[in-house]
RNA sequence: ACAGUUGGUUGGGUGGUCGCGGCACUACGGUGCUGAGGAACGUCCGGGCUCCACGGAACACGGUGGUGGGUAACGCCCACUCGGAGUGAUCCGCAGGAAAGUGCCACAGAAAGUAAACCGCCGCAAGGUAAGGGUGAAAGGGUGAGGUAAGAGCUCACCGCGUAUCGGGUGACCGAUACGGCACGGUAAACCCCACCGGGAGCAAGACCAAGUAGCGCGCUAUGAAAGUUCCGUUCGCGUGCGGGUUGGUUGCUAGAGCCUAAUGGCAACAUUAGGUCGAGAUGGAUGGCCACCACUGGAGGCGUAAUCUGCGUUUCAGUACAGAACCCGGCGUAUAGAUCAACUCCCUGU
Numbered sequence: 001a002c003a004g005u006u007g008g009u010u011g012g013g014u015g016g017u018c019g020c021g022g023c024a025c026u027a028c029g030g031u032g033c034u035g036a037g038g039a040a041c042g043u044c045c046g047g048g049c050u051c052c053a054c055g056g057a058a059c060a061c062g063g064u065g066g067u068g069g070g071u072a073a074c075g076c077c078c079a080c081u082c083g084g085a086g087u088g089a090u091c092c093g094c095a096g097g098a099a100a101g102u103g104c105c106a107c108a109g110a111a112a113g114u115a116a117a118c119c120g121c122c123g124c125a126a127g128g129u130a131a132g133g134g135u136g137a138a139a140g141g142g143u144g145a146g147g148u149a150a151g152a153g154c155u156c157a158c159c160g161c162g163u164a165u166c167g168g169g170u171g172a173c174c175g176a177u178a179c180g181g182c183a184c185g186g187u188a189a190a191c192c193c194c195a196c197c198g199g200g201a202g203c204a205a206g207a208c209c210a211a212g213u214a215g216c217g218c219g220c221u222a223u224g225a226a227a228g229u230u231c232c233g234u235u236c237g238c239g240u241g242c243g244g245g246u247u248g249g250u251u252g253c254u255a256g257a258g259c260c261u262a263a264u265g266g267c268a269a270c271a272u273u274a275g276g277u278c279g280a281g282a283u284g285g286a287u288g289g290c291c292a293c294c295a296c297u298g299g300a301g302g303c304g305u306a307a308u309c310u311g312c313g314u315u316u317c318a319g320u321a322c323a324g325a326a327c328c329c330g331g332c333g334u335a336u337a338g339a340u341c342a343a344c345u346c347c348c349u350g351u
Stems, first nucleotide, its partner, number of pairs: 003345008012294007020035006037322001041333002044331005049202004054233006061198005066080005081095001082093004096193002101191002103187003118133002120129003141159006160182001161180008206251004215242006224236003258277008295320006302314004
């Protein structure tokens, strides 16, 4: 220097002029302050909050799934373990259980799980064989040596697998030693088993004020109802059809599991302490239009600088991302023109 990996920051500015929303003040003329995001998008998770008169247990249903931490909580974040990809920095994993049971492994192939003899090899034959070949996603553990009629864990060494013991670790797990020849496979993002978690609806929830009207039925009714079913407890009326009126205002509605800085603890996520700080609250729904200049990006042309190219200055043209609060917060996913910072990896060159 090229290429790559990971993590951040920002995402137009200045002036003038006209015009918007909120709050405060006002001499009612106006003045001052303030006014979208890193995702406000998706509505995929978790909550705060509100209501349903509920609480406990079991079952059903749904969700999560290596271990240990963080957090209000989570399917999120951090660290680690195991497996896989990559030379590597790193990245990915629906990562518990196949000895509780059921199912499936099509086609091809001789044969696909208490599963094998098609070609082949050996043998006069009977027969033996599963090392070699073929089929397939997968074929009686792998490599090598010995042995054999030819072969085979048949025997041996190493690896793999299983069991036991010891050591390390909070743990998942790792390591060592010994024994064993070891056919009983794979699949659970198949049903299932195991462990843990889960009531429902949602700010158009709800509360209050004002205004206005028109009620008429049906079912059950403590053997009923109470957001899946059943049981227990507790409490009390519940459900529903048709029709009419209102569709106004206030509140909920923004000071928080908030943000910033520092110190301490921790590998980290984060926690504690101290100090500082207050950033829209709309309701057909605000933050914009115009002009000028600057900035950034890209294209074109000539001139200047420059030994040539690159580069720089200048002229001109075009463009400046994704996007838009509506109760709030923590995450995840997705979109994003450009500008910029840091660390690490591979490889080349120079010292």
RNAcentral holds the sequence, with entries from ENA. The RNA shown here (Bacterial RNase P class A) has 351 nucleotides and comes from Trueperella sp. LYQ143. The coordinates come from a structure-prediction model, not an experiment, and the mean pLDDT is 78. Its Rfam family is "Bacterial RNase P class A". Rfam classes the family as a ribozyme. The source organism's lineage runs through Bacteria, Actinomycetota, Actinomycetales, Actinomycetaceae and Trueperella. The gene name in the source record is rnpB.